[in-house]
């Protein structure tokens, strides 16, 4: 500074998959499942691949993630 990585907060958008079955019903057990916080595995790194530990499986909430705004960061020049 006609500010690039990257991040903070607002605001829109955002998928999967059982309102399952039982009991002694804020729990517990039992089957099926699902991939998008998080976490392992794969890899030279990675990843929307894989695994299904955590997490989820009406709606609400959660949400990787993507656009806008606006804050701060300060690369190349």
């Nucleotide at each position: 500074a006609u500010g690039a990585a990257c991040g903070g907060u607002u605001c829109g958008g955002g998928a999967g998959a059982g309102a399952c079955c039982g009991c002694c019903u804020u729990g517990c057990g039992g089957c099926g499942c699902c991939g998008a916080a998080g976490g392992g595995g794969c890899u030279a790194a990675a990843a929307a691949c894989u695994c299904u530990c955590a997490g989820g499986c009406a709606a609400a909430a959660g949400g990787a993630u993507c656009g806008a705004a606006u804050c701060g960061g300060g690369a190349c020049g």
Predicted 3D model of a 77-nucleotide RNA (Glycine riboswitch aptamer). Its mean pLDDT, the model's own confidence on a scale to 100, is 77. It was read from a public genome assembly, where an Rfam model found it.